A computed fold for a 116-nucleotide RNA, annotated as FMN riboswitch aptamer (RFN element). The coordinates come from a structure-prediction model, not an experiment, and the mean pLDDT is 80. Rfam family: FMN riboswitch aptamer (RFN element). Rfam links the family to the GO term FMN binding.
[in-house]
């Protein structure tokens, strides 16, 4: 380096400001936010995971989005435009606030052991 395994440690972001109303951070104008690994080039919206519930079972359900132009070999990821998405519970209808969660987890680092 490499296989197989055991510890360890990390591991989600966001609502300001006005209106309307008995009542909303939930509606309406404005703000603002994007886990992890892939992908020829960096990705919320390509392709998967993860996060919900339920099961003896990684079992078996739910669950979400993009288009056009430009550079380039090469980009639905980069620039420019103009859009659009975001579980469950609870509350005046919730991506941004409270709760499950001092939780789990997709995966990342680190270390011991072991294969070649």
């Nucleotide at each position: 380096a490499u296989c197989u395994u055991g510890c360890u440690u990390c591991a989600g972001g966001g609502a300001u400001a006005g209106g309307u109303g008995a009542a909303a951070u939930u509606c309406c104008u404005u703000a603002u936010u994007g886990g992890c690994g892939g992908u020829g080039a960096u990705a919320c919206c390509c392709c998967g995971c993860g996060a919900g519930a339920u099961u003896u079972g990684u079992u078996u359900c739910a669950a979400g989005a993009a288009u056009a132009g430009g550079u380039g070999c090469a980009a639905u990821u980069c620039c420019u435009a103009u859009g659009g998405c975001a579980a469950c519970a609870g509350u005046a209808u919730a991506g941004u606030c409270u709760g499950g969660a001092u939780g789990g987890a997709a995966g990342a680092a680190g270390u011991g052991a072991u294969u070649u």